[in-house]
Molecule: RNase P RNA; transfer RNA
Organism: marine sediment metagenome
RNA sequence: GAGUCGGCCAGACAGUCGCUGCGUCGUGUAAACGGCGGGGAGGAAAGUCCGGGCUCCACAGGGCAGGGUGCCAGGUAACGCCUGGGGGGCGCGAGCCCACGGAAAGUGCCACAGAAAAUAUACCGCCGCCGGGCAACUGGCGGUAAGGGUGAAAUGGUGUCGGUAAGAGCGCACCGCACAGGUGGUAACACCUGUGGCAGGGUAAACCCCACCCGGAGCAAGACCGCAUAGAGGAGAGCAGGCCCGGUUUCGGCCGAGCCUACCACGCGGCCCGCGUGGGUCUCCCGGGUAGGUCGCCACAGGCGCACGGCGACGUGCGUCGCAGAUGAAUGGCUGUCUACGACAGAACCCGGCUUAUCGGCCGGCUC
RNA sequence: GGCCCCAUCGUCUAGUGGUCCAGGACAUCACUCUUUCAAGGUGAAGACACGGGUUCGAUUCCCGUUGGGGCCG
Numbered sequence: 001g002a003g004u005c006g007g008c009c010a011g012a013c014a015g016u017c018g019c020u021g022c023g024u025c026g027u028g029u030a031a032a033c034g035g036c037g038g039g040g041a042g043g044a045a046a047g048u049c050c051g052g053g054c055u056c057c058a059c060a061g062g063g064c065a066g067g068g069u070g071c072c073a074g075g076u077a078a079c080g081c082c083u084g085g086g087g088g089g090c091g092c093g094a095g096c097c098c099a100c101g102g103a104a105a106g107u108g109c110c111a112c113a114g115a116a117a118a119u120a121u122a123c124c125g126c127c128g129c130c131g132g133g134c135a136a137c138u139g140g141c142g143g144u145a146a147g148g149g150u151g152a153a154a155u156g157g158u159g160u161c162g163g164u165a166a167g168a169g170c171g172c173a174c175c176g177c178a179c180a181g182g183u184g185g186u187a188a189c190a191c192c193u194g195u196g197g198c199a200g201g202g203u204a205a206a207c208c209c210c211a212c213c214c215g216g217a218g219c220a221a222g223a224c225c226g227c228a229u230a231g232a233g234g235a236g237a238g239c240a241g242g243c244c245c246g247g248u249u250u251c252g253g254c255c256g257a258g259c260c261u262a263c264c265a266c267g268c269g270g271c272c273c274g275c276g277u278g279g280g281u282c283u284c285c286c287g288g289g290u291a292g293g294u295c296g297c298c299a300c301a302g303g304c305g306c307a308c309g310g311c312g313a314c315g316u317g318c319g320u321c322g323c324a325g326a327u328g329a330a331u332g333g334c335u336g337u338c339u340a341c342g343a344c345a346g347a348a349c350c351c352g353g354c355u356u357a358u359c360g361g362c363c364g365g366c367u368c
Numbered sequence: 369g370g371c372c373c374c375a376u377c378g379u380c381u382a383g384u385g386g387u388c389c390a391g392g393a394c395a396u397c398a399c400u401c402u403u404u405c406a407a408g409g410u411g412a413a414g415a416c417a418c419g420g421g422u423u424c425g426a427u428u429c430c431c432g433u434u435g436g437g438g439c440c441g
Base pairs, nucleotide, nucleotide: 001368002367003366004365005364006363007362008361009360011338012337013336014335015334016333017332019040020039022037023036024035025034026033027032042344046355047354049353050352051351052350053349054218055217056216057215061273062272063271064270066214067213068212069211070210071085072084073083074082075081086100087098088097089096090095101209102208106207107206108203109202110201123148124147125144126143127142128141129140130139131138132137156175157174158173159172161171162170176198177196178195179194180193181192182191183190184189222295223294224293225292233285234284235283236282237281240261241260242259243258245256246255247254248253263279264278265277266276267275302321303320304319305318306317307316308315309314369440370439371438372437373436374435375434378394379393380392381391386424396412397411398410399409400408417433418432419431420430421429
C1' cells in the first nucleotide's frame, strides 16, 4: 500500500423554553394546578419472513388432507437461527459462498436442431463382400460407433498401448464409478485392499418417495365494570322416542316438573371422528351498540462485571444495576462552543433470530 | 397495531415452464370512404412492477424489495 474478518459509536457539553409517565410535597370537596427528584426510541423500533412466551378455543385429542425443513454433531424456551465439523466451488492467501436427502420406487417433461433426448438408434464418414464403369466414381447387402456434424445435455474418461478388415471395455494400465471387507471418526465422511468392464443422461425452487416438525386464532387476543336492550320485523332449521314423579280423568288420555337417548345450533382453517356448551326452541339477517373506563402493559429466556466448564455457540455460580410504557398517542425547539453534524430512520403485548435500508468514524485480529 | 390478497400495453383482460411477434376488446395515430364529421374498412405503435436465484430455457417456480387493496370490539 492492497485486502479480509470481528467488535463498538450513531453527536457531546452548557443555557433556556416546552411535552409525557412515575415518586413525593403543597393548595383544593373534587377535577386539577404548582414545587422538587428521577425516567423518556433503534441498531435496525422497518419488512411481518421464521421461532417462542402470553391469552381464548378441550392445559390441545385421533385419522385424512395441507404446510414447512432437509450433509453430520451440538447449543437453545424454540427455530428455517447460531457454533463446530464433513463435502463441493471461488481466491496466491487471510477468507468467502452453497435450497448440500433420494433420479437402479414410480409418473411426467426435455421446444428447435439432430440418426437418436433414453424401450432404442445411424446423416456424413471408416471397413468388408457382391455388382456396374476404361477411370473419376457409383448401386446393393452387412459390420462399426473411433472421427465429423446437431444440441444446454449424446450412453464413463485418458493412452506414442495391445487388438482388428475397420472399429469397439474387446483386452490392458491409470483416473472415475458400483459392490464387498478393513482402519480412523459419536456421525457426516475420509483412507486402504479386493472384486466387477460399467450396472445405463438431465430435471425433485415438476408431481412424488423417505426422515423429522407443525391444532386454530391472535393484545382490535382476553378479563372486569359501566351504558344500551326489543326477541318488534324478515328468513331458515327443528318441534322425535323412552323412563320416572305429581295432579286430574268420561280410564282412551291430558297437564306440569325432571332424567336419558336421538336431533339441532355453536365452539372464526378443509373433511370425518371425538369432546365441550346451549336448547325446547335455536341460528342468521335487520335494529341497538361499536366517540366509555380499568386491567392485560412492562422485572424479565433483562443488562453489566468477575470466576469456572467448553475449540465454540453457550452453560453454571456470585456480585451489581433498575433502564420508555403512550392511547389522538410524549421523547422536541432555539442559542453558544467543540475544524464538522451527517445517513437510514420513530416503540404500541413482549422476547430470540433472519432479511432489507444506512452518513461518517474508532478499535482489534489476520493475509498478500 | 395485527391478519390476508393482488400487480400483464393508456384502460379492462387472456395466457401459464418452450421460440408463430405475449393474444383480444376499448382508446391513440396514419391512410381510406364522405361535401364535412361520425360510423365502417386497412395498417401501425404500445405491456409481463423491480432485483437476484433454480432450470438448457421464467410472465409462470423460489427468495427479497417496491407499490396498491381488503378485513378486525